Context: one part of a larger RNA
């Protein structure tokens, strides 16, 4: 001079658009962040005359591994950048090529009991499914392997071809000629599903270099350590983990040790090289009271799951439970110091549905805090040789000073009022074509397309009346801008050099003046 996620003092008008617990990853009351399909599946309740329709607990399916929060560990199991996986995985989505046949135990919900303060637990009967299991069927899937071609010194790898082994499935809803059936419905269609699979896409998982803070007042360290062979484990390589065998493996190019720290796109400052940081915002990792562990599951060793153990705090009928805000809001508590226990799913996106449509403190807005960055105002013209009041004065005067006061004008903004436009486009009732089809049903596909949605913001345009809004530092020299009064090495300034002991431009008041301005200035830090 520039800067800050700032505090602090005075100040104090309005709007945009950013931003806000840096300190206790210490502790939490209270709501509330993940739930959703009856077009899976049996039931219960209400409405209704019925036809239906509406609502609930539970099996089952999908999400809940995303999103959202924090940086505690972490100096390398992370990061950043090129590779590399012939050593890997992959729900939903796109795509290939096929099936989708038979049978069967089960078991919540329920009903009758039992225990128990509750949390819950538990017997015994019975039942449904796209829960669960058996059997067919079986390759272009996975394993073996006889054969042949290629590569390669080889070990051995690939790529054809035969062989054998092993592995699936579930239906649900709309239409409807013929046929069968008394009906239900078979059936036959169309959609959404169900299994195996083929590629892809996006996601991951693992290695490999090379970079990534301070210390030598750590110089040695290493026994699963380093290799190797075999088995196990894993979605896959690998001491991963075991057994047996070798004795290796790092290290002054800094091993191990200690201290600090989440990296990075980037901020900041610098003419650059550097330097210093990593807030918001985005990208990877970690982490979820504390340590440990596996469950399901495509995906976790899982913030608002599970299970054991600490500590902590809460109910208890003393026997025994319950909890987890580093999710939004809020308390307390800590600090110099950081917002409401707000509206809303209308966008935008995510879960779930065939679909209306349901959730959703993600998100979109609102408030509050000059925390910060921009933009605006607080009036404009005229108006005296110059009112009054103050300060100085050589007592003549000067200076505040066109500054007020009057006179006319204008209304930015604030407040009020009227009109009411955008911000929305999807969806879809109907309508047309087309495919599909035995079908003019039904159902997809494209087009058109009425009518419906706005939590909030209300800009601009118009009317009307009124007239609200300036401080704050400094004036000794650096450094722009100066006298008078009081003070007397006191009082007390002060970045530095230094003012202040009776005529103090450096105290303090005041008058005038200079710089900046809704802000001005101290204080910390960083270039």
């Nucleotide at each position: 001079c520039a800067g800050u996620g700032a505090a602090c003092g005075c100040u104090g008008g309005c709007g945009g658009c950013g931003u806000g617990g840096c300190u206790a990853a210490g502790g939490c009351a209270u709501g509330c962040a993940a739930g959703u399909c009856g077009c899976a599946c049996g039931g219960g309740g209400c409405u209704g005359u019925a036809a239906a329709g509406c609502c609930c607990a539970g099996u089952g399916g999908c999400g809940c591994a995303a999103g959202g929060g924090u940086g505690a560990g972490u100096a390398a199991u992370g990061g950043a950048u090129a590779g590399c996986u012939a050593a890997c995985g992959u729900a939903c989505c796109u795509u290939u090529a096929a099936c989708u046949g038979g049978g069967g135990c089960a078991u919540a919900g329920c009903c009758a009991g039992u225990c128990g303060a509750a949390a819950g637990a538990u017997u015994g009967g019975g039942u449904a499914a796209u829960u669960c299991c058996c059997c067919a069927u079986a390759a272009a899937g996975u394993c073996g392997u006889a054969g042949a071609a290629a590569a390669g010194c080889a070990u051995u790898u690939u790529u054809c071809c035969g062989c054998g082994a092993c592995c699936a499935a579930a239906g649900a809803u709309g239409a409807g000629g013929a046929c069968c059936g008394c009906a239900a419905g078979g059936c036959u269609u169309a959609u959404c599903g169900g299994u195996u699979u083929u590629a892809g896409a996006g996601c991951g998982g693992g290695c490999u270099a090379u970079c990534u803070c301070c210390u030598a007042u750590c110089a040695g360290c290493u026994a699963g350590u380093u290799g190797g062979u075999g088995u196990g484990g894993u979605a896959a390589c690998g001491g991963c983990a075991c057994a047996c065998c070798a004795a290796g493996g790092c290290g002054a190019u800094g091993a191990c040790g200690g201290g600090u720290a989440g990296c990075u796109g980037g901020u900041c400052u610098g003419a650059g090289a550097g330097g210093a940081c990593g807030a918001c915002c985005a990208g990877c990792c970690a982490c979820a009271u504390u340590g440990g562990c596996a469950c399901u599951g495509a995906g976790a060793c899982a913030c608002u799951g599970g299970c054991c153990a600490g500590a902590c705090u809460c109910c208890u009928a003393c026997g025994g439970g319950g909890g987890g805000c580093u999710g939004c809001a809020g308390c307390a508590a800590c600090g110099a110091a950081u917002c409401u226990u707000c509206c809303c799913c209308a966008a935008u996106g995510g879960g779930c549905g065939a679909a209306a449509g349901c959730c959703u403190g993600a998100g979109g807005g609102a408030g509050c805090g000059a925390c910060g960055c921009c933009g605006c105002g607080u009036g404009a013209a005229g108006g005296a040789c110059g009112a009054a009041g103050u300060u100085c004065u050589u007592c003549g005067g000067a200076a505040u000073g066109u500054a007020a006061a009057c006179u006319u004008c204008u209304g930015u903004u604030a407040g009020g009022g009227u009109u009411a436009u955008g911000a929305a486009a999807g969806u879809a009732a109907c309508c047309g074509c087309u495919u599909c089809u035995a079908a003019u049903a039904c159902a997809a596909g494209c087009g058109g397309a009425a009518g419906u949605u706005g939590a909030u913001c209300u800009g601009a345009c118009c009317c009307a009346a009124a007239g609200a809004a300036a401080g704050g530092g400094a004036c000794g020299g650096c450094u722009a801008a100066c006298u008078c009064u009081g003070u007397g090495c006191c009082a007390g300034c002060a970045g530095c050099c230094g003012c202040g002991g009776u005529a103090a431009u450096a105290c303090a008041g005041a008058g005038g003046u200079c710089c900046c301005a809704a802000g001005c200035g101290u204080u910390a830090c960083u270039g």

A computed fold for a 527-nucleotide part of an RNA from a Phycisphaerales bacterium, annotated as small-subunit ribosomal RNA, 5' domain. The RNAcentral record of the full RNA draws on SILVA. The coordinates come from a structure-prediction model, not an experiment, and the mean pLDDT is 81.